[in-house]
Parts: sequence; structure tokens; C1' cells
RNA sequence: CCAACGCCAAACCAGGGGCGACCCUGGGACGGAAAGCCACGGGUCCUUGUAAUCAAGGACAGCCGGGUUACCUGU
Repeated sequence: CCAACGCCAAACCAGGGGCGACCCUGGGACGGAAAGCCACGGGUCCUUGUAAUCAAGGACAGCCGGGUUACCUGU
């Protein structure tokens, strides 16, 4: 690199939760080798406050980096 056993599941749809970003369950499959986990650095988004800058609280791990653990490994 190719293959195999399996794994996860974008958009969208239905039901539910949240002010919201978004989350959960079921369907679905665009993709994924950490698309497992951790908001630590950057980023994006939401809410509140603020004249502005910004601050506080939150969401995203399927935006990038970092940390940490881990499956297959046949020819």
C1' cells in the first nucleotide's frame, strides 16, 4: 500500500430537550485510521452585559494544533 473482521456516522427526515449555538433517540450515509476521550492554545458560533473595545458564561473534538488511550496487522 492492498485486503479482512468489525467501528463511527455529514447533509436531510421524524420525535424529544435547550432562550440559543447545539444536544439526545430512531432512520439515513457524505465521509472518517482515532470522526475514541480531554475545551489546553488558536478558530468559529450562541447568550448576557457594554458607547466601543471587550468581559463573563456556554456550544462545536466531523476546523487546526496539542495531550492521552486504543483495534486489525493476512500476503
Predicted 3D model of a 75-nucleotide RNA (c-di-GMP-I riboswitch aptamer) from Desulforapulum autotrophicum. It was read from a public genome assembly, where an Rfam model found it. The coordinates come from a structure-prediction model, not an experiment, and the mean pLDDT is 84. It matches the Rfam family "c-di-GMP-I riboswitch aptamer". Its family is annotated with cyclic-di-GMP binding in the Gene Ontology. About the family: GEMM was predicted in a large-scale screen for bacterial structured RNA regulatory elements.